Notes:
Transfer RNA from Candidatus Amesbacteria bacterium GW2011_GWC2_45_19, 71 nucleotides, folded computationally. Its Rfam family is "tRNA". Its family is annotated with triplet codon-amino acid adaptor activity in the Gene Ontology. The coordinates come from a structure-prediction model, not an experiment, and the mean pLDDT is 82. The organism belongs to Candidatus Amesiibacteriota, within Bacteria.
């Protein structure tokens, strides 16, 4: 150089053209003498930058950054 994978919430994972969801952590509440555990709620994310489309996390093109082969 040249090909492939990954980049979603603090962390680890799902979804994959139509309101983005689980665990978990973290706040609140409720229970409890207290704490811990249990319940219930809350807030929180699509790497960036453009296209395409009535609509993009998803499709198309550039970037970045890791992780893999090749030379």
């Nucleotide at each position: 150089g040249c090909g492939g994978g990954a980049u979603u919430a603090g962390u680890a994972c799902a979804c994959c053209g139509g309101u983005a969801g689980u665990a978990u952590a973290u706040c609140u509440g409720c229970u409890u003498c207290c704490c811990a555990a249990g319940c219930a709620g809350a807030a929180g994310a699509a790497g960036c930058g453009g296209g395409u489309u009535c609509g993009a996390u998803u499709c198309c093109c550039g970037u970045a950054u890791c992780c893999c082969g090749c030379u």